[in-house]
A computed fold for a 543-nucleotide part of an RNA from an uncultured bacterium, annotated as small-subunit ribosomal RNA, 5' domain.
The RNAcentral record of the full RNA draws on ENA, Greengenes and SILVA.
Its mean pLDDT, the model's own confidence on a scale to 100, is 85.
Context: one part of a larger RNA
RNA sequence: GAACUAACGCUUGUGGUGUGUCUUAGUCAUGCGAGUCGAACGAGAAAGUUCUCUUCGGAGAACGAGUACAGUGGCGGACGGGUGAGUAACACGUGGGUAAUCUGCCCUUAGGUUGGGAACAACACUUCUAACGAGGUGCUAAUACCGAAUGAUAAGGCCGAUUGCAAAAUUGGUUUUUAAAGGUGGCCUCUACUUGUAAGCUGCCGCCUAAGGAUGAGCCCGCGUCGUAUUAGCUUGUUGGUGGGGUAAUGGCCUACCAAGGCAACGAUGCGUAGCCGGCCUGAGAGGGUGAACGGCCACACUGGAACUGAGACAAGGUCCAGUCUCCUACGGGAGCCAGCAGUCUAGAAAUUUGCACAAUCGCCGAAAGGCGGAUGCAGCGACACCACGUGGAGGAUGAAGCCCUUCGGGGUGUAAACUCCUGUCAGUUGGGAAGAAGGCGCGAGUGUUAAUACCACUUGUUGCUUGACGGUACCUUCAGAGGAAGCUCCGGCUAACUACGUGCCAGCAGCCGCGGUAAUACGUAGGGAGCGAGCGUUGUUC
Numbered sequence: 001g002a003a004c005u006a007a008c009g010c011u012u013g014u015g016g017u018g019u020g021u022c023u024u025a026g027u028c029a030u031g032c033g034a035g036u037c038g039a040a041c042g043a044g045a046a047a048g049u050u051c052u053c054u055u056c057g058g059a060g061a062a063c064g065a066g067u068a069c070a071g072u073g074g075c076g077g078a079c080g081g082g083u084g085a086g087u088a089a090c091a092c093g094u095g096g097g098u099a100a101u102c103u104g105c106c107c108u109u110a111g112g113u114u115g116g117g118a119a120c121a122a123c124a125c126u127u128c129u130a131a132c133g134a135g136g137u138g139c140u141a142a143u144a145c146c147g148a149a150u151g152a153u154a155a156g157g158c159c160g161a162u163u164g165c166a167a168a169a170u171u172g173g174u175u176u177u178u179a180a181a182g183g184u185g186g187c188c189u190c191u192a193c194u195u196g197u198a199a200g201c202u203g204c205c206g207c208c209u210a211a212g213g214a215u216g217a218g219c220c221c222g223c224g225u226c227g228u229a230u231u232a233g234c235u236u237g238u239u240g241g242u243g244g245g246g247u248a249a250u251g252g253c254c255u256a257c258c259a260a261g262g263c264a265a266c267g268a269u270g271c272g273u274a275g276c277c278g279g280c281c282u283g284a285g286a287g288g289g290u291g292a293a294c295g296g297c298c299a300c301a302c303u304g305g306a307a308c309u310g311a312g313a314c315a316a317g318g319u320c321c322a323g324u325c326u327c328c329u330a331c332g333g334g335a336g337c338c339a340g341c342a343g344u345c346u347a348g349a350a351a352u353u354u355g356c357a358c359a360a361u362c363g364c365c366g367a368a369a370g371g372c373g374g375a376u377g378c379a380g381c382g383a384c385a386c387c388a389c390g391u392g393g394a395g396g397a398u399g400a401a402g403c404c405c406u407u408c409g410g411g412g413u414g415u416a417a418a419c420u421c422c423u424g425u426c427a428g429u430u431g432g433g434a435a436g437a438a439g440g441c442g443c444g445a446g447u448g449u450u451a452a453u454a455c456c457a458c459u460u461g462u463u464g465c466u467u468g469a470c471g472g473u474a475c476c477u478u479c480a481g482a483g484g485a486a487g488c489u490c491c492g493g494c495u496a497a498c499u500a501c502g503u504g505c506c507a508g509c510a511g512c513c514g515c516g517g518u519a520a521u522a523c524g525u526a527g528g529g530a531g532c533g534a535g536c537g538u539u540g541u542u543c
Stems, first nucleotide, its partner, number of pairs: 001543004006539005013389006019382002021347001026345001028343001030342003035075003040072002048063006082300003092224007101217002106213008114148001116146002123138006155176009182205006191198003226272003233263003238260008275297004279290004302323005325336004353379001355378003361375001362373004392422004402413004426484001428479001431476002436470001439466003442462007487532005492513003498527005508515002
């Protein structure tokens, strides 16, 4: 000099964009943060309104409504959001490999979707319980569950051939095994009859099998990746082999047996420290430091352990076990876990609102309309940072007053003020007022599909209807008036800027050198000056 997730002191007008627990991976009251689908399924209220009857107490019906709450089932809760504890490791970075692998949803292609069965929730009745909840009996549906049939060019095993370094690929033969679920809209073209229905046809959404793709993930390898030798030896599933098991998959991953290996001064092992990177800071560069925000990867979710479900987890707002802590209890037993968003306490030099909205973007569900989303978009708070703007402009004296200095002549503050003439940013006031909106619904046209002018899909049009949290915000405009808006540090040298008084090695200053003991440009105050400016200094850290 530069930089900062900074803090402290003094000061403080406005706006924009960013950013905000570096300590306690400490503890947490409260609310919210993951739902959705009735076009998979069975059931199914109430309030309220209207009507009827009435013995005026009430009773019944319809709407509410096949709605809400709940249940079965499907998909999603493995994403998104947080944190950096652990980890010196194939964790990360980079480059390869997988002839050792998986991949829901999505895309492409080919084919199929036949016929049955038995349950269990919800519900009804009932038992126990303070509660959480736990049972018993009975009924029932499905795209839930279980068989059967069909099915091969598909998959696995065995035998053979060809190619290949290879466990692979191709191919011939043989054998074994494996599927499915329906829902919803339209139409009578074909068939029936009861003439508008069934079957059927057809559209859409599904389901099953197989192949390929895309995406995502698993595993393996080369190289790189902190300090310490005042850590020198480490290792028995250890190193390798064979058989077996296990996994989607290779492998001591696990196991039985056999061999006795494997690593290490090119630093094994131990100990300490630490998430890694793109980047960021600094520097002419080389390098050094660092890993906040944003992006990629990893790890973790009160502590430790475990599996289940699933395409995917060994799962932050799932399950089980153990432990710590907190809470409830009728003492028998239960409930909970903010390193999600706000917020509390604690710790600390130190860090915000228990806000608004799903309008946009994106995610999940849904055929869609739509629903949900503390992701996200916004607003609030903080000079924490950067950037921009203002606090007025022009004129105005041989130069007021005050204050300071003085050689008492004067000099300085100083065009500074007053005064005159203007301007009107920002803040204030008046009125107007966005973009961010694409879509969605309705209506029409065309094309495709089809037996069809239904339906549906796509394209397109539209004087129709409708969607904005921010926000009456940005922006524009009206009005008034210099009015509301300047401080901080320094002035011995380094280092830009000097005098007076007070003090008298005292009080004090100080980054280094050093000032102060009676003439202190170095302490304190004043006048003056220098620097930066809504900031200025100090402290800390890095180069």